[in-house]
Bacterial RNase P class A from a Dehalococcoidia bacterium, 348 nucleotides, folded computationally. The model forms 96% of the base pairs in the Rfam consensus. Rfam family: Bacterial RNase P class A. By type it is a ribozyme. For this family Rfam cites "Ribonuclease P: unity and diversity in a tRNA processing ribozyme" (Frank and Pace, Annu Rev Biochem, 1998). The sequence was found by an Rfam model in a public genome assembly.
Parts: sequence; C1' cells; structure tokens
RNA sequence: CAAGUAAACCGGGUGACCGCCCCGUUUUUACGGGGAGGAAAGUCCGAGCUCCACCGGGCAGGAUGCUGGGUAACACCCAGGAGGGGUGACCCUACGGAUAGUGCCACAGAAACAUACCGCUCUGUUUCAGGGUAAGGGUGAAAUGGUGAGGUAAGAGCUCACCAGCGACCGGGUGACCGGUCGGCUGGGCAAACCCCAUCCGGAGCAAGACCGAAUAAAGGGACUCAAGGACGCCCGGCCUGUUCCCGGGUUGGUCGCUUGACCCUGAUGGCAACAUCAGGGCUAGAUAGAUGGUCACUACUCCGAUAUUUCGGAGCACAGAACUCGGCUUACAGGUUUACUUGACUC
Repeated sequence: CAAGUAAACCGGGUGACCGCCCCGUUUUUACGGGGAGGAAAGUCCGAGCUCCACCGGGCAGGAUGCUGGGUAACACCCAGGAGGGGUGACCCUACGGAUAGUGCCACAGAAACAUACCGCUCUGUUUCAGGGUAAGGGUGAAAUGGUGAGGUAAGAGCUCACCAGCGACCGGGUGACCGGUCGGCUGGGCAAACCCCAUCCGGAGCAAGACCGAAUAAAGGGACUCAAGGACGCCCGGCCUGUUCCCGGGUUGGUCGCUUGACCCUGAUGGCAACAUCAGGGCUAGAUAGAUGGUCACUACUCCGAUAUUUCGGAGCACAGAACUCGGCUUACAGGUUUACUUGACUC
C1' cells in the first nucleotide's frame, strides 16, 4: 500500500419566526421543562401484566434436541465438543436414536438387504457343459472397509503392515468427547420419512380488563329439573350451579389501564466470557382520526463542472414514524468514522 475477517458508532447541525401535544407553576395567560428508532418494521420466539380456569391421574396434541454455563424465560446469548468450508483471521450445522419396528433408494445395472453380466482360473465327452472366484472391468449417488505386500489354480482379511469402522479395558475431563493398548475381521444411505427416546408445555389477549355515566323491547322461543349444564380436545375422580342453547333490542360517551422499568449511565469486585453483586448518578413521548411540525438563512457530507488552489456554480442527502411494556431473532439501510486480527507485495 492492497485485499479480507470480526465488532462498534454516527447517519445531519446552528439560528430566527410561526404552529402542535404532555407535565409543573400561576390572578387563565404567561413562564419553565420534555416530545418518534437502530431497526419504532416482520408478528417469528420468550415473558411481565389482565381475565377465565381447577386441582389429581391418564390419553391426544405441540415444541425443543451435542455438552456445560447465563437469564425472569426462550428456539436467545457465552464458552467448549464433533463434522464440514477457507492459505488464514474466521464461518456454517434441522448436531439424540438406523441393533424397537415399518417404509423408501427412481433410472441404469446381473444384483440396491443381497447377488455374479463381462472377466480370471480348473476339469471334462472341448465352438458345449460343470465347478471355483469377487482382485480387474462395466452400471450407478452408493456394489462383500481402503492402500500396499505376501500367498493362491485364479482370488479373497486367507496372512501381515498402516488407516477407517466396531467392541473391550485403562487414563484425562463436570460433560459432550479425547488419547492409549488389545481384538474378532467388518453389508450402506435417508428420521428436513413415519416412528422411538429425553425434557418441557392451561387458554385468550390492552380491541386484555376495571370504573363512571346514559339508554331500552312489560322482548321472544327451546332443553333439562337430581338430572342436566359449566370450565381449549377426550376419559376418570373431584368442584360449582337454576343451568344452558338460539334469536332480537339498547349503550358506539368518558376516566383509568398509559409509562419508575427483570430501566439507563459511570465506577469497583468476581468470572475466559455471557453476566452477577455493590456504590454513586439520571427520569428520558404518552397521543386517541391519532401530537413530536412548517418556512427562511448559514453550514456538515457526497457527486459533477470550472478555476489554478482552496474558491465558485449546480444537483443530491440512506432505511424509515411510537400506540401496554420488556429480552431476543430476522429483514432494510446512501454515505462516513473507529478498533482488533489475517493474507500478499514493497522498503528499512
């Protein structure tokens, strides 16, 4: 200097005038303070909160799926393990079980849960028949573990060396797993197929719900009355009860919920880290047809043109707007800044 990897931040500013919402003060007309994000988006997870339920046992259904830790919890985060990609920094994984069972592997090929087409070799009555073989060839995504040597009629774990797989034992580790020794010699893949195993799971949702005010259709029909009904599906036990179903009318007003939080910032301690504890400091929208804005001037940044040197002119300025709140994940983003690490080239 170039190319990359991982992470973080900004994403306009200043002034004047006018306007809107909330809070506080106040002789109600003035003053003071505050006012949309890193994703507010998607509504994909998890909760807080509210209401209903009802607890016990079982079935059904759903979710997660390597290990350990973090957290209110999670399908999230951190640290590891295994497999894979990359020269590397780093990145990806729907990562339990194929010996509980069922199922699928098209076509090609002789054969895809089992086998011999070509080939090699032996014998005989030799253009044919019988036997041996799975090393070589062909087909395929995949064909009696792989490579090499010995051996054999020709071959084969038949034997040996190395490697992979499987099993046993020993050692390390909290664990997933890793290492070593020995051994029989060894027929796949798919569970993002059904399934099995382990763990977990009530339902609905702020349009939840509570209160105030107001209004009307003396509304109508059905079932059951110790049986019936109720509570997300089914069964049993239990609990509650004048219960339940259909149809129709009135109230579309107001207040609360509504922002002090598993909150934010700084420091110390502990921890590899996620994070936890302690101390100090801070209060940062609360709208309801839905506020958080408009105009002007200067300026920051990017691009283009001219100038000859820091000036002029023009154009542009990302993704995008809270609606109960929070922890995540995913997606979008013009331009710019910073930190650490990797690779290559050059110079000293």